[in-house]
This is a predicted structure of a 451-nucleotide part of an RNA (large-subunit ribosomal RNA, domain I) from a Planctomycetota bacterium. Taxonomically the source falls in Planctomycetota (Bacteria, Pseudomonadati). The RNAcentral record of the full RNA draws on ENA.
Context: one part of a larger RNA
RNA sequence: GGCACAUGGUGGAUGUCUUGGCAUCAAGAGGCGACGAAAGACGCGAGAACCUGCGAUAAGUCCAGUGGAGUUUCUGAAUGGGGCAACCCACCCGCAAGGGUACCUUACGCUGAAUGUAUAGGCGUAAGGAGCGAACGUGCUGAAGUGAAACAUCUCAGUAGGCACAGGAAAAGAAAGCAACAGCGAUUCCGUUAGUAGCGGCGAGCGAAAGCGGAUCAACCAGACAACGAGUGAAGCGUUUGAAUGACGCGCCUCAGAAGGUGAAAGCCCUGUAAUCGAAGUCUGGCCAGUCCUAGAGUAAACUCGGGCUCGGGAAACCCGGGUUGAAUAUGGGGAGUCCACUCUCCAAGGCUAAAUACUACUUGAUGACCGAUAGCGAACCAGUAAGGCGACUGAACGAUAAAAAGCACCGCGAUGAGCGGAGUGAAAGAGUACCUGAAACCAUGUGCUU
Numbered sequence: 001g002g003c004a005c006a007u008g009g010u011g012g013a014u015g016u017c018u019u020g021g022c023a024u025c026a027a028g029a030g031g032c033g034a035c036g037a038a039a040g041a042c043g044c045g046a047g048a049a050c051c052u053g054c055g056a057u058a059a060g061u062c063c064a065g066u067g068g069a070g071u072u073u074c075u076g077a078a079u080g081g082g083g084c085a086a087c088c089c090a091c092c093c094g095c096a097a098g099g100g101u102a103c104c105u106u107a108c109g110c111u112g113a114a115u116g117u118a119u120a121g122g123c124g125u126a127a128g129g130a131g132c133g134a135a136c137g138u139g140c141u142g143a144a145g146u147g148a149a150a151c152a153u154c155u156c157a158g159u160a161g162g163c164a165c166a167g168g169a170a171a172a173g174a175a176a177g178c179a180a181c182a183g184c185g186a187u188u189c190c191g192u193u194a195g196u197a198g199c200g201g202c203g204a205g206c207g208a209a210a211g212c213g214g215a216u217c218a219a220c221c222a223g224a225c226a227a228c229g230a231g232u233g234a235a236g237c238g239u240u241u242g243a244a245u246g247a248c249g250c251g252c253c254u255c256a257g258a259a260g261g262u263g264a265a266a267g268c269c270c271u272g273u274a275a276u277c278g279a280a281g282u283c284u285g286g287c288c289a290g291u292c293c294u295a296g297a298g299u300a301a302a303c304u305c306g307g308g309c310u311c312g313g314g315a316a317a318c319c320c321g322g323g324u325u326g327a328a329u330a331u332g333g334g335g336a337g338u339c340c341a342c343u344c345u346c347c348a349a350g351g352c353u354a355a356a357u358a359c360u361a362c363u364u365g366a367u368g369a370c371c372g373a374u375a376g377c378g379a380a381c382c383a384g385u386a387a388g389g390c391g392a393c394u395g396a397a398c399g400a401u402a403a404a405a406a407g408c409a410c411c412g413c414g415a416u417g418a419g420c421g422g423a424g425u426g427a428a429a430g431a432g433u434a435c436c437u438g439a440a441a442c443c444a445u446g447u448g449c450u451u
Base pairs, nucleotide, nucleotide: 001450002449003448004447005446006445007444008443009442015436016400017399020371021370022368023367024366025365026364027363028362029360030359031132032131039075040074041073042055043054044053061069062068063067080089081088082087090101091100092099093098103129104128105127106126107125108124109123110122111121136167137165138164139163140162141161147154151201177184178183188215189214190213191212192211198206199205220286221285222284223283224282225281228278229277231276232275236250237249238248239247240246251268252267253257259271260270261269290352291351292350293296301325302324303323304322305321306320307319308318311337332347333346334345335344336343387394388393407435410422411421412420413419
């Protein structure tokens, strides 16, 4: 030095656990804001900092509970003026306390030019607006990476992004519709039709509709039950043990044997659970989607240029928009995919309309062949923190003593240390806060063998 065994140290894997997440379902709510929001700054404790709560009445005041009242500094749409947010500087009324003074729109009133009547403008009063918010919605605007194995039409895609506006849903909606000689009867959503008919450098790809089957279809009348509540709510002892909920022995309740907690595993210890009580607007059954008016002209249509439809200009109808023209008036007009005839069908150029549908920042309840601390949200722990970056922004790690701190009085060694040995607590201290279990790498000590 190597190997083996044993005993320790280091280290924090593993096991068990869960305060936290993830997902789904149901119900509620679907907004807050000039009565000053969201988000913050600064303060308030018998208290140095942070979190939480609150606002000079400041971890709170008043009303017995549900619930309500009052206060609510400063910034912030921020609104008296300014400003490098949480700061600076005013004016008017009022004895004071206090109140008012931004802009825009609308209404009303008073005034009022060029300019005679007027109008513009000015002033005042009142009401409204402004900002924030996760997704869902409507409208306007609108890419590129990509695919086409290159690329230009095409595709990605009217997607992402931007802007505006709204509601609890929005939008759409009561046929100038579809259909096919038979008929249907507003809209929306789902399934099917169907990857069909079609479109397409007929490439890549894109891609319907009718029809059929469903969802839904109000306000009026009669019956059953929510949120919330300080409601009520059955039934067990002995032995063992540190401790009983376990085992043994003997019982009891059950419309309650869901669950959680309690010194080990509890229907009967605790909280609860089933059931039941109060209160008043939600479901179930009957009736039942339409309706209003002033009745729609620079409109329909044509030409031209664009856009949308399965339709890329095509034989290209139909719908929408810019420009130029420009009808008829129910004895009329639109459509049925160029166009014409016949036939059928509907009545544009005005409006409103619940439900079925979409979503979940938020609240409550429930559930999981979801995770269990390198997992699960980035975040179980004071996390969008510490830290990085001029900035936009990026962005962690850290859970577990014990039933209970009973968290080691006192003594000794030591430097009035660290640490350790006794003693004591405890079921256990080889559970001592570097604390459950305590793997491996790694480091030692002892013994044996070997070079």